[in-house]
Parts: sequence; structure tokens; C1' cells
RNA sequence: UACUCAUCGAGAGAGGUUGAGGGACCGGCCCGGUGAUACCUCGGCAACCGCCCCCGAUGGCAGGUGCCAAAUCCGGCAGGGAGCGCUGCAUGCGCUGUCUGGAAGAUGAGAG
Repeated sequence: UACUCAUCGAGAGAGGUUGAGGGACCGGCCCGGUGAUACCUCGGCAACCGCCCCCGAUGGCAGGUGCCAAAUCCGGCAGGGAGCGCUGCAUGCGCUGUCUGGAAGAUGAGAG
């Protein structure tokens, strides 16, 4: 770096250095000098792998990867049904919120 599979409404932060950005992208909405980000130290969580047991699971451990604001923060594409608006009515279109599926992303495992 492309591929396959699984999962993504649970969980878990202090200190030091740095000093203005960060939440992948776009829109929204948030977080941020009462300190963003990055790195380091210590601590914690337990999704997957691993290990343990009475083989039951919403169990235990914390070795590997990972993670520790907000549902992957929400939406983005398609469809269903609801409400509202435009229209004389219907068709149609738009908006809002909702449901389902997908896309994208992340993490793990596997095999290149």
C1' cells in the first nucleotide's frame, strides 16, 4: 500500500515540555491560552488476538495491537413512510425530522 472478514450508541486521564490549533475529508456543530496539537512519564479501559478457569458468559488476566470529549459528534449517497411549504388540485419539487441499506473512515484478525 491494495484485498478478505468482523466490529464501531459500552469503557477508560493526570503530570511535564511545547504554544494554536483540533475533532480523517466537505457542510454543520462543538472542543481549545481555565492550554489545541505533538512528544514524554505515569495511570487507566478491555474491542480484537493471546492466556486462565468450574467450559457458563455481560467471567477473569492485561502479554500483542488498540483506545482514554461529544453515537465513528451529526449529516454527506439511495430508498421507505411522516409532517410542512410551493401549486386551484394532482403530479412534481423543496425543507424538517425519522427508519433501513450503503459509501467513507477507524480498529482488529487473516492472507499477500